A computed fold for a 73-nucleotide RNA from an uncultured Lachnospiraceae bacterium, annotated as transfer RNA. Model confidence (mean pLDDT): 84 of 100. It matches the Rfam family "tRNA". Its family is annotated with triplet codon-amino acid adaptor activity in the Gene Ontology.
RNA sequence: GGGGCAUUAGCGCAGCUGGGAGCGCGCCACAUUCGCAUUGUGGAGGCCGUGAGUUCGAAUCUCAUAUGCUCCA
Numbered sequence: 001g002g003g004g005c006a007u008u009a010g011c012g013c014a015g016c017u018g019g020g021a022g023c024g025c026g027c028c029a030c031a032u033u034c035g036c037a038u039u040g041u042g043g044a045g046g047c048c049g050u051g052a053g054u055u056c057g058a059a060u061c062u063c064a065u066a067u068g069c070u071c072c073a
Base pairs, nucleotide, nucleotide: 001072002071003070004069005068006067007066010025011024012023013022019056027043028042029041030040031039049065050064051063052062053061
């Protein structure tokens, strides 16, 4: 210098062919308990790495760019 992959909630990840942003753990409240844990119910938390483009509509498609991993040189 060139190619590929990853980037989504505090952490680990899903999101199939462009149309409702979700799961597990964790956190908060309540119930249960003498108390803790377990269990149950409810809730908070995301401008989907960043910027631009295409589209009626983008986490998803295109371009640029950042970080990490990896391959070639």